Predicted 3D model of a 73-nucleotide RNA (transfer RNA) from Candidatus Kaelpia imicola. The sequence is in RNAcentral, with records from ENA. Rfam family: tRNA. Model confidence (mean pLDDT): 82 of 100.
Formats: sequence, structure tokens, C1' cells
RNA sequence: GGGCCGUUGGCUCAAUCGGCAGAGCAGGGGCCUCUUAAGUCCAAGGUUGCAGGUUCGAUUCCUGCACGGCCCA
Repeated sequence: GGGCCGUUGGCUCAAUCGGCAGAGCAGGGGCCUCUUAAGUCCAAGGUUGCAGGUUCGAUUCCUGCACGGCCCA
């Protein structure tokens, strides 16, 4: 230098063909318990890496960039 894959809540990951962004864990609160842990219930938490484009509508399609991984030179 070239190619491919990835980037979504604090962490790990979903979201089929473009149509209301979800789950588990962690953290917070309640119940239970002498207390803790375990169990159980509830609520909260997201500019979907950044900037543009297409579209009535983009996590999803297109372009550029950034970061990480792998391969080739």
C1' cells in the first nucleotide's frame, strides 16, 4: 500500500427483506433472610463509532473518515 470482517446501554451480544432499538450480566430499589449471599419482582440506563448521501422512513443501503482484528504485498 491492497483486500475482508467488526464498531449497538458500564460489559457481552441480538435486531430475517429498510418500518416502535431488545436480551443476559453488572449497577439501583423492593420482597425474602437475624445479616450477607442465593432466589424473586420492579424501575432506570442508547446522538446504534464520526461526517455526509439515498428514502416518506436507515442499526440495516451507498460514499468518505476513525478505531480494532485477520490475510496478502